[in-house]
The prediction has a mean pLDDT of 76. This is a predicted structure of a 104-nucleotide RNA (Glycine riboswitch aptamer) from Notoacmeibacter sp. MSK16QG-6.
RNA sequence: AUUUGCCAUGCGGGAGAGUUCGAUCGAGUGCGUUCGCAUUUGGAUCGGCGCCGAAGGAGCAACCGCCCCCGGAAACUCUCAGGCAACGGGACCGUUUGGCAAGA
Numbered sequence: 001a002u003u004u005g006c007c008a009u010g011c012g013g014g015a016g017a018g019u020u021c022g023a024u025c026g027a028g029u030g031c032g033u034u035c036g037c038a039u040u041u042g043g044a045u046c047g048g049c050g051c052c053g054a055a056g057g058a059g060c061a062a063c064c065g066c067c068c069c070c071g072g073a074a075a076c077u078c079u080c081a082g083g084c085a086a087c088g089g090g091a092c093c094g095u096u097u098g099g100c101a102a103g104a
Stems, first nucleotide, its partner, number of pairs: 003102006010095004018049001020048006026041007050084003056080001057078003063072003
């Protein structure tokens, strides 16, 4: 020098499960006795039932740190949160750039 690891950043890929039911509000359209009715909705909020796990979070464990205590610890488990058409998010993977560390 190459390389490896960590953090950040740009790009690409990226699964699962209800386009569920009801209420209220908003918007459009129609009718009429002018404040009501009917109907539609990529909208918002709340509630119910059913589900998903790959933001985050929590729990235990193989294992590691050191014999104990203790601590760290998953894509496993739990679903608090989040999500169940599209949009968006998305662990993780690849790659660009920058910084830090190690460095025969």
About this RNA:
Its Rfam family is "Glycine riboswitch aptamer". Its family is annotated with glycine biosynthetic process in the Gene Ontology.